[in-house]
RNA sequence: ACGCUGGCGGAGUGCUUAAGACAUGCAAGUCGUGCGAGAACGUCGCCUUCGGGUGGCCAGUAAAGCGGCGGACGGGUGAGUAACGCGUGGAUAAUCUGCCUUUGGGUUUGGGACAACACCGGGAAACGGGUGCUAAUACCGGAUAAGACUGCAGAGUCCUCGGAUUCAGCAGCCAAAGAUGGCCUCUUCUUGAAAGCUAUCGCCUAUUGAUGAGCCCGCGUUCCAUUAGCUUGUUGGUGAGGUAAAAGCUCACCAAGGCUACGAUGGAUAGCUGGUCUGAGAGGAUGAUCAGCCACACUGGAACUGAGACACGGUCCAGACUCCUACGGGAGGCAGCAGUCGGGAAUCUUGGGCAAUGGGGGCAACCCUGAGCCAGCAACUCCGCGUGAGGGAUGAAGGCUCUCGGGUCGUAAACCUCUGUCAAAAGGGAAGAAAACAGGCUAUACAAAUAGCGAUGCGUUUUGACGGUACCUCUAAAGGAAGGGCCGGCUAACUCCGUGCCAGCAGCCGCGGUAACACGGAGGGUGCAAGCGUUGUUCGGAAUCAUUGGGCGUAAAGCGGGUGUAGGCGGUUGGAUAAGUCGGAUGUGAAAUCCCUGGGCUCAACCCAGGAACUGCACUCGAAACUGGUCGGCUAGAGUCCCGGAGAGGGUGGCGGAAUGGCCAUCUGGACGGUGCCUGACGCUCAGACCCGAAAGUGUGGGGAGCGAACAGGAUUAGAUCCCCUGGUAGUCCACGCCGUAAACGUUGGGUGCUCGUCGUAGCGGGUAUUGACCCCUGCGGUGUCCAAGCUAACGCGUGAAGCACCCCGCCUGGGGAGUACGGUCGCAAGAAUAAAACUCAAAGGAAUUGACGGGGGCCCGCACAAGCGGUGGAGCAUGUGGUUUAAUUCGAAGCAACGCGCAGAACCUUACCUGGAUUUGACAUCCGCGGAACCUCCUGGAAACAGGAGGGUGCCUUCGGGAAUCGCGAGACAGGUGCUGCAUGGCUGUCGUCAGCUCGUGUCGUGAGGUGUUGGGUUAAGUCCCGCAACGAGCGCAACCCCUACCAUUAGUUGCCAGCAGUUCGGCUGGGCACUCUAUUGAGACUGCCGGUGUUAAGCCGGAGGAAGGUGGGGAUGACGUCAAGUCCUCAUGGCCUUUAUGUCCAGGGCUACUAACGUGCUACAAUGGUCGGUACAGAGGGUCGCAAGACCGCGAGGGGGAGCCAAUCCCACAAAGCCGGCCUCAGUUCGGAUUGGAGUCUGCAAUUCGACUCCAUGAAGGCGGAAUCGCUAGUAAUCGCGGAUCAGCAUGCCGCGGUGAAUACGUUCCCGGGCCUUGUACACACCGCCCGUCACACCACGGAAGCUGGUUGAACCAGAAGUCGGUGACCCAACCUUCGGGAGGGAACUGCCCAAGGUAUGACUGGUGACUGGGGUGAAGUCGUAACAAGGUAGCCGUAGGGGAACCUGCGGCUGGAUCACCUCCUUU
Repeated sequence: ACGCUGGCGGAGUGCUUAAGACAUGCAAGUCGUGCGAGAACGUCGCCUUCGGGUGGCCAGUAAAGCGGCGGACGGGUGAGUAACGCGUGGAUAAUCUGCCUUUGGGUUUGGGACAACACCGGGAAACGGGUGCUAAUACCGGAUAAGACUGCAGAGUCCUCGGAUUCAGCAGCCAAAGAUGGCCUCUUCUUGAAAGCUAUCGCCUAUUGAUGAGCCCGCGUUCCAUUAGCUUGUUGGUGAGGUAAAAGCUCACCAAGGCUACGAUGGAUAGCUGGUCUGAGAGGAUGAUCAGCCACACUGGAACUGAGACACGGUCCAGACUCCUACGGGAGGCAGCAGUCGGGAAUCUUGGGCAAUGGGGGCAACCCUGAGCCAGCAACUCCGCGUGAGGGAUGAAGGCUCUCGGGUCGUAAACCUCUGUCAAAAGGGAAGAAAACAGGCUAUACAAAUAGCGAUGCGUUUUGACGGUACCUCUAAAGGAAGGGCCGGCUAACUCCGUGCCAGCAGCCGCGGUAACACGGAGGGUGCAAGCGUUGUUCGGAAUCAUUGGGCGUAAAGCGGGUGUAGGCGGUUGGAUAAGUCGGAUGUGAAAUCCCUGGGCUCAACCCAGGAACUGCACUCGAAACUGGUCGGCUAGAGUCCCGGAGAGGGUGGCGGAAUGGCCAUCUGGACGGUGCCUGACGCUCAGACCCGAAAGUGUGGGGAGCGAACAGGAUUAGAUCCCCUGGUAGUCCACGCCGUAAACGUUGGGUGCUCGUCGUAGCGGGUAUUGACCCCUGCGGUGUCCAAGCUAACGCGUGAAGCACCCCGCCUGGGGAGUACGGUCGCAAGAAUAAAACUCAAAGGAAUUGACGGGGGCCCGCACAAGCGGUGGAGCAUGUGGUUUAAUUCGAAGCAACGCGCAGAACCUUACCUGGAUUUGACAUCCGCGGAACCUCCUGGAAACAGGAGGGUGCCUUCGGGAAUCGCGAGACAGGUGCUGCAUGGCUGUCGUCAGCUCGUGUCGUGAGGUGUUGGGUUAAGUCCCGCAACGAGCGCAACCCCUACCAUUAGUUGCCAGCAGUUCGGCUGGGCACUCUAUUGAGACUGCCGGUGUUAAGCCGGAGGAAGGUGGGGAUGACGUCAAGUCCUCAUGGCCUUUAUGUCCAGGGCUACUAACGUGCUACAAUGGUCGGUACAGAGGGUCGCAAGACCGCGAGGGGGAGCCAAUCCCACAAAGCCGGCCUCAGUUCGGAUUGGAGUCUGCAAUUCGACUCCAUGAAGGCGGAAUCGCUAGUAAUCGCGGAUCAGCAUGCCGCGGUGAAUACGUUCCCGGGCCUUGUACACACCGCCCGUCACACCACGGAAGCUGGUUGAACCAGAAGUCGGUGACCCAACCUUCGGGAGGGAACUGCCCAAGGUAUGACUGGUGACUGGGGUGAAGUCGUAACAAGGUAGCCGUAGGGGAACCUGCGGCUGGAUCACCUCCUUU
């Protein structure tokens, strides 16, 4: 300031913007005791020709004028100003000062004017001219002159040596004004006056003080270096002028200086301070109100007057603007108080009165005063008070919510008892007032005086805008007085409804896509309160510019390296000094403010008094440790001389295919080591400066083997401007120049000192020992590895520090924009160095952790590959899906893990879909009322549902009231929904995966996330077990326990069986038996138990024995923590939403069965290991009363008819088939194959047309083993053969089971896929189906360039030149003085010179706005092209440079590791 709201009082504050423009009124006048002149209205009187004239009062009044003082104060504003402007402290020995004050003296004598006024005439006005009169405290002469001032020369004192001051002398020069009151002492005239005297106020001169002011100086006082050079009156001197006063202040001459990196000059911004806000402080921000200083007054310039101005309400000129005008000409300046317009988010009354305080004038009364005091307006700020207090539970009504029980608003209300602040009405009622004046009294100074006047005291009279004041009393009455914000976290406070990424919220994170504590409303709550919120600004938090108090290996940040100037810092000892430093004293640091104490308003805010403080500056006295300067020593820092060895380094020459390099010769050798003679702090660092500086690049001239940007060709690829191959120019090389950059890196500036150790290594020395060498011990300086303390965010560093300290330099301050633009500098160019902003985001980044991932690594497993067997993919058909079609083709499932899946079986039903017809408490559940038992049969209409009608029938229980069940009718609560949401859910399921994993407690390690355990060595199917280990234990998983199967035993023996016995119809059929098979139960058995080997004396592994079975025997059930928002709302359950004569319910018909170039899963085949015909053998497991159905009969057959037996170890389905034996077929579209089609039938069923299965006859399609690709299977398995069951009226090539026959192969783990463990990299964490780069296209935004266009500021040059000061001239004019009367002195107008404002001309500089077009940048849920980077990112990446290319990029050269991985080489150690 804005939004909503608003009861009272007190104290403050109130145009931050347009220094924009202003209507109107007021804001500076006063003095008659300086002077001259002097009305009118009115009233009274007189005269009158009745028009008027005149006199008195009004009145010596008003107004105007001359003159004095004041308008330089007070009041306003902050434009300008970066400055001696301000602040602070000095200085003035370089100055002035009206009024006031102290002291001394004086106040004399003359003169001439000009206003007013009168007359004349000019102008519209403003105003002005001429003539004439006049006064003064106006003006001008003369006298006097102590003192001041000037000149000359002299003495004393002081001093900052420049002067200052005092004294005396001579000469010169300069004053004045009167007014008023009183008196008669003195003199004169004599009621009394005059001269005079006296008092007061003035005036002049000198002096003192005070006050105020001027000038000068030290220090302090914003930002930009993308402003680095500036300056000619400039710097100084001499002389002159000028000022109150120093001074280039001005001028002439002379000299050539002056300022600047400690920031000149230029640009931008800005009044400064006391203070104010904030902060623990140091600081940071600010300069409203109040106070001090400055500057300004429409803009620019100028002077006049004056004590003081270059003057807010004065003058002159120029300019812009406004107004008046008779068009000739004039007037004006609110940044004084009110007020108006404008601008703006925004800032008040055209108020009262001078009562008080203060100011001006005046002797005074008094006048003036928008200063000031008050009032008004504004919640604008601060402070205080109130809107009631106590009781009151049926916890009322009502609202909200609810799990319907309740909870909450809530003692809140109602109701009862009280109180009376504020507001309202009435009455009373202060303080702010003390003076001045007048007259009276008193005492006193002056005086001749009792007068007068001044001063003292006493008493009297009088003065209040505020004001209906403050305050007090009383009356009535709970009566008139509460809102705004917020409630996801930060941050105190939660629910319901509405909305459905919409509407909206949002300070940051973020909320909203149908269950929103975040939006909107409501209820409730919370924190404030006459306010509450929002916005803006400042400080704080922010140690986030770090003085107090930060950093620079990897986060932003060490210059590429050096030499070295200014600067900063500097060893040891002694003396003296006293600049810094420390202590004391003095002055100052205005007042107010802040703080403390006390006091006044009822308290407080506020105000008053006193104190403290003002951390500063100056001056003075002292101290001498430290720093500095100074003098003198020292040797530990530094340096020199001497000695030593090594091709480390440099120059010249040589060798070499070219070039380079100690590769070689020679000269040198500043590094290192030793010695300790000498010098005596000579040192360290280093802004600017200078030198050097890889590669690429560049200029000139050479050279050119190889390599090799560009380029060409060939490959690769979807493309391939790449990687690969073949060529190849510049270049690479040399000489002389330039460039000056790199991941120029140890990403670690230099120097000095200090601080545990281990193990190496190359150089130089010393020592013991030895014949000698090696070894060993030790010193110095280099170069490595590991570690302690310490440091570090961690990683890590760790005497070669990133530890502990000191000194100096450089650099950093969120990411992007951007190391870019612009500007200037350098460069031949490329470009380098310096270096922003707008805009945009809420992150960007480091280190480490856990995962996941890698076309990283190691180990291991799996029908994962390999080795095999058989398939799929080709054909026809079946079935499911997609797509299409349709009135409907109901819905779901979608990589593996949807697709013979939900569906264990769609002709109706199912059925959810479509068309049509019906129905509305409903097809179904509960409750209520009435009536009827229920129920059965028949008739009519209709496709049926349904509607209408007729007949039969009267049950069960009973306490006789009725009840149960059921049907019909009626009413409403409700039913109903295969409607939506599987991303609201439960349950169930799939999948990784029967993979071996997933976790916890305690301890321990880590700042932490987390780690350890669970890693390691072995082993296993297994986190299985063993060993080791800062771990020790435990849980869910693994295994085992369960079922089937393989061997045996026990018990039992019908429906099963038949060894032996008997009978027999020859069939276990019968007697008999339970030995066997079998069935069923219960047991046993297998445990690496035994042996050998191996292994770490382990776990285990290998082999063997025995055994039906041997190392989890085979199979099943069993699925950890979790993942996929996996699947299912159409199994079921369920929240929410939707629907309710319909999305519910019933019925008929249709559809789910359509059509197809697509896909999956299957069946049957393509044939001879076969087909066909005939004969013949052997199962298992199941099912059966709405059922399975035998034998005999009929039919070619499907089947029919009939019905024995069986509720099943009894009977039936039920012949198993492949197989075996024999015949035919002989390689062909066939005696293979059976699709399709025609005809004829059977069965089920209400019904077989859409749309069933089967049978017979006929027909006889494709198909000759299947492209790319792909699936299953490791043993009773694959393959092959048939059988059964569920569903089911009927319908299987599907599904679930069963048995028969019965293989091949596995060297092995390189590769593909999936998984487990360890490790590594990561820019991924929605976790590689990740992330992410650049061009292009579109939209928007800000910025740069740009031909120009248009403003502002400013420089220098020239023209011009108003007003005005100063100077010159002054022929024209003139009162004062002089005059010899002619004139002179002096003054003025006018003209002119210098200076100079506005203005103009031409030309620069700087800085804005705009600009066709253009350049890059930023932003924008789903645009295009590619795939550059992150994993070895699929060619490791990156840096510099050069070339090329749509683009990310590619390539060349040199560099870096901030590259993964494997192998090799060398060295060392061990064996």